[in-house]
Molecule: transfer RNA
Organism: uncultured Myxococcales bacterium
RNA sequence: GGGCGCGUAGCUCAGUGGAAGAGCAACUGCCUUACACGCAGUAGGUCCCUGGUUCGAACCCAGGUGCGCCCA
Numbered sequence: 001g002g003g004c005g006c007g008u009a010g011c012u013c014a015g016u017g018g019a020a021g022a023g024c025a026a027c028u029g030c031c032u033u034a035c036a037c038g039c040a041g042u043a044g045g046u047c048c049c050u051g052g053u054u055c056g057a058a059c060c061c062a063g064g065u066g067c068g069c070c071c072a
Base pairs, nucleotide, nucleotide: 001071002070003069004068005067006066007065010024011023012022013021018055026042027041028040029039030038048064049063050062051061052060
């Protein structure tokens, strides 16, 4: 330098045009002598960035950017 893939909550990931989610973690309450487990609940988002298409974009298109793999 080229090809392919990935970027969504603190972590691991799902969701691939029509109201952004799960598990774990965090916090609060219950439970317990207390902790853990368990139960109930709460909070947490620039869906990597910019632009375009569309009535409508996390999702489609173009460019950029970071990471991984392969080739040179």